[in-house]
């Protein structure tokens, strides 16, 4: 320069047009003589950033932005 991936909770990933979720985390109870294991609830988001299409966008188009591979 080009081409392809990826970018959602603090972390690690789901979700690929119709209300944003799980694990793990952090608060609190509960159990125990205490701890650890364990269970209850509670906490969680400008979907990376502007646009465009749509009756409606995390998801489908275009630009940027970050980051990874590969190609010259």
């Nucleotide at each position: 320069c080009g081409a392809c991936c990826c970018g959602u909770a603090g972390c690690u990933c789901a979700g690929c047009g119709g209300c944003a979720g799980a694990g793990c985390g952090g608060g609190u109870c509960c159990c125990u003589u205490a701890u650890a294991a364990g269970g209850g609830c509670c906490u969680g988001g400008u979907c990376g950033c502007g646009g465009g299409u749509u009756c409606g966008a995390a998801c489908c188009c275009c630009g940027c932005c970050g980051g990874g591979u590969c190609g010259a």
The RNA shown here (transfer RNA) has 72 nucleotides and comes from Phycisphaeraceae bacterium D3-23.
It matches the Rfam family "tRNA". The family's RNA type in Rfam is transfer RNA. From the family's description: Transfer RNA (tRNA) molecules are approximately 80 nucleotides in length.
The RNAcentral record of the sequence draws on ENA.
Taxonomically the source falls in Phycisphaeraceae (Bacteria, Pseudomonadati, Phycisphaerae, Phycisphaerales).